[in-house]
Context: one part of a larger RNA
């Protein structure tokens, strides 16, 4: 010097990103009393807090014990071992639960509840080439899928785009059917030439290669519905008898121009916004304001008791975290053997 512990004058978070670590507490699964805000009336709650605890005597009592009086000590559950520290405010998530085995336990996932879509049973959906199986030895109070996420109050406008559903008149449209017409080839047929053999041109029919009209489904176009479907929810100019502001007006664009509620927020760039509170001093925190760069309503909005090894701030208590370090014990390191 290092590790694990113990003790410490005065101060008591001045340490630090942060009371991390340590200390502490009243107790405790003993008794008695008493217990706030808030609340979903269950809780909160062991809230916070106060008293008793040993021995002797008396009274009451069957006893257990209760009440009263007295005694000793620093200390009496004869307190040793062991073993949650507490309070206030805010954010988030309702809750118990689940998770990155080995850097993340959370505000992430799940959840009960809500809602939408599909499914009438050989169900939908899923696995498999198939047989077959799950769903389910279930039957719409059932099963599958999506989103949201207890509860309370609510959940606004837009169907132009995309998606989905419904519709069927018209347009478009595949394979296929159809086969007008055409291509090639070719006779013992026809034409021409030749005395003839034959040459050459054409051509019925067959074969071959093609092929117009016409018929022809879904889909798409078309018509409508649909947002707890994917999503989206404006700009400029002017205006009131101080000023400022604009209930109001004009104009352009749009499918419609953000309603309630909330708001410098886990969202605010400018920004340590401004005001108030708390402090001697506060980029954090709490309460407001609204100028929302770029909140907003089941991609849920706003509240919310209870709960949380969650996140932020504050306080009492307590302490070697610190001012500022010291000493001690054990084990290392180090030296000698």
């Nucleotide at each position: 010097c290092c590790c694990u512990u113990g003790u410490u004058u005065a101060g008591g978070a001045a340490c630090u990103c942060g009371g991390c670590a340590a200390a502490a507490a009243a107790g405790c699964u003993a008794g008695a009393c008493g217990u706030a805000a808030c609340u979903u009336c269950g809780g909160g709650a062991u809230a916070u807090g106060u008293c008793u605890u040993c021995c002797c005597c008396u009274u009451c009592g069957c006893a257990a014990g209760a009440a009263g009086g007295g005694g000793c000590g620093c200390a009496g559950c004869u307190a040793a071992c062991g073993u949650a520290g507490c309070u206030c405010u805010u954010g988030u998530g309702a809750c118990u639960g689940u998770u990155u085995a080995c850097c993340a336990a959370a505000a992430a996932c799940a959840c009960a509840g809500g809602u939408c879509c599909c499914u009438g049973c050989u169900a939908a959906a899923g696995c498999g080439c198939a047989a077959g199986c799950u769903g389910a030895u279930g039957u719409a109070u059932a099963g599958g899928g999506g989103c949201u996420g207890a509860u309370g109050c609510c959940u606004g406008g837009c169907c132009a785009g995309u998606g989905u559903c419904a519709g069927a008149a018209c347009g478009u449209u595949a394979a296929a059917g159809g086969g007008a017409g055409g291509u090639g080839u070719c006779a013992a047929c026809c034409g021409u030439c030749g005395c003839a053999a034959g040459a050459u041109g054409g051509a019925a029919g067959g074969c071959u290669c093609u092929g117009a009209a016409c018929u022809g489904a879904a889909g798409c176009g078309c018509u409508g519905a649909u947002g707890a479907a994917c999503g989206c929810c404006g700009g400029c100019g002017a205006u009131a008898a101080c000023u400022a502001u604009a209930a109001u007006c004009g104009u352009c664009c749009u499918a419609a121009g953000g309603u309630a509620g909330c708001g410098a927020a886990a969202u605010u760039c400018c920004u340590u916004g401004u005001c108030g509170g708390g402090u001697g001093a506060g980029u954090u925190c709490c309460g407001a304001c609204c100028u929302g760069c770029a909140c907003g309503a089941a991609u849920g909005g706003c509240a919310u008791a209870a709960c949380a090894a969650c996140a932020a701030g504050a306080g009492a208590a307590c302490u070697g975290u610190c001012u500022u370090a010291a000493c001690a014990a054990g084990g290392g390191a180090c030296c000698c053997g």
Predicted 3D model of a 337-nucleotide part of an RNA (large-subunit ribosomal RNA, domain IV) from a Candidatus Uhrbacteria bacterium. Its Rfam family is "Bacterial large subunit ribosomal RNA". Model confidence (mean pLDDT): 81 of 100. It was read from a public genome assembly.